[in-house]
RNA sequence: GCCGGUUUAGCUCAGUGGGUAGAGCACCUGAUUUGUAAUCAGGCGGUCGCGGGUUCGAGCCCUGCAACCGGCA
Repeated sequence: GCCGGUUUAGCUCAGUGGGUAGAGCACCUGAUUUGUAAUCAGGCGGUCGCGGGUUCGAGCCCUGCAACCGGCA
């Protein structure tokens, strides 16, 4: 330098014929217990890497850049 992949909640990841974003774990509150853990119920939490474009509407399509991973030179 070229090619491919990944980037979504604190963490690990879903969400691909475009229609106002989800799970598990973690965290908080309550119940239970003499207390802790476990269990159960409820709750909090995201400018979807950054910018631009298409569209009535973009996590999803197009494009530039960045970070990380892999391959080729």
The RNA shown here (transfer RNA) has 73 nucleotides and comes from a Rhodospirillales bacterium. It matches the Rfam family "tRNA". It is annotated as a transfer RNA.